[in-house]
């Protein structure tokens, strides 16, 4: 200067067949307990890194940008 990978909840991640945004931690609140932890159980927590484009519908396609790892020069 050029490839590739990655970018979703406080973290670690799935969601890649275009249409319900979710899991485990981890908070809050209940239930239990003599109490505390376990364990049951509801809740809240999101600009799907940003724009822009195609589509009735975009995390998910395509195009630009950023940011981090790598690989070649």
């Nucleotide at each position: 200067g050029g490839g590739g990978c990655u970018g979703u909840a406080g973290c670690u991640c799935a969601g890649u067949u275009g249409g319900g945004a979710g899991a485990g931690c981890g908070g809050u609140g209940g239930a239990u307990u003599g109490g505390u932890a376990u364990c049951c159980u509801a809740c809240a927590g999101g600009u799907c890194g940003g724009g822009a484009g195609u589509u009735c519908a975009a995390a998910u396609c395509u195009c630009c940008c950023c940011a981090g790892c790598u690989c070649c020069a």
The RNA shown here (transfer RNA) has 73 nucleotides and comes from a Dehalococcoidales bacterium. Rfam family: tRNA. Its family is annotated with triplet codon-amino acid adaptor activity in the Gene Ontology. By type it is a transfer RNA. Model confidence (mean pLDDT): 83 of 100. The sequence is in RNAcentral, with records from ENA.